RNA sequence: GGCUCCGUAGCUCAGUUGGUAAGAGCGCACGACUCAUAAUCGUGAGGUCCCUGGUUCGAGUCCAGGCGGAGCUA
Numbered sequence: 001g002g003c004u005c006c007g008u009a010g011c012u013c014a015g016u017u018g019g020u021a022a023g024a025g026c027g028c029a030c031g032a033c034u035c036a037u038a039a040u041c042g043u044g045a046g047g048u049c050c051c052u053g054g055u056u057c058g059a060g061u062c063c064a065g066g067c068g069g070a071g072c073u074a
Stems, first nucleotide, its partner, number of pairs: 001073007010026004019057001028044005050066005
């Protein structure tokens, strides 16, 4: 340099053929339970879906460029 894959919550990830409301587990906060802590249970907060532009009535999802990461290859 070329090719392939990935980028969604603090972390690990899901998200089907573009559609109605963006989710799970862990973590965090608060509450219940306990003499207390842990465990357990309940409630809640937390996201410009890497960036820019395009297509579309509608984009996390499709297209183009860029940035970052991983792998293969010369």
Transfer RNA from a Thermoleophilaceae bacterium, 74 nucleotides, folded computationally. Its Rfam family is "tRNA". Its family is annotated with triplet codon-amino acid adaptor activity in the Gene Ontology. The family's RNA type in Rfam is transfer RNA. The same sequence occurs in records of 2 taxa. Its mean pLDDT, the model's own confidence on a scale to 100, is 80.